A computed fold for a 93-nucleotide RNA from Colwellia sp. MB02u-6, annotated as c-di-GMP-I riboswitch aptamer. The sequence was found by an Rfam model in a public genome assembly. The model forms 100% of the base pairs in the Rfam consensus.
């Protein structure tokens, strides 16, 4: 340097729910907590999926610019779904 993933010390990380804060909303952030985790560390590049303020189309209605319904849409978001990429502790071969 490389494999593999894991008995053993050392540390390291936090799901869910709960409170507060923030957002449109998904989600996120602190604090309690502990299902998990050897990459659950960093990256939205590729699938994937959540979310629709905005926008766009259709419908309905006497009228839809503005107020009703419904379908798409990411410029939001998820790295604790898988890939690619970065960079990594302790043992072991």
């Nucleotide at each position: 340097a490389c494999a593999a993933a894991g008995a053993a010390a050392a540390g390291g990380c936090a799901a869910c729910a709960c409170a507060c804060g923030c957002g449109a909303a998904a989600a996120c952030g602190u604090g309690u907590u502990a299902c998990g985790c050897a990459a659950a560390a960093c990256c939205a590049c590729c699938g994937g999926u959540c979310u629709a303020a905005g926008g766009a189309u259709a419908a309905u209605a006497c009228u839809a610019u503005c107020u009703u319904u419904a379908u798409c849409u990411a410029u939001g978001g998820c790295a604790g779904c898988g890939g690619a990429g970065u960079c990594u502790c302790c043992g072991u071969g």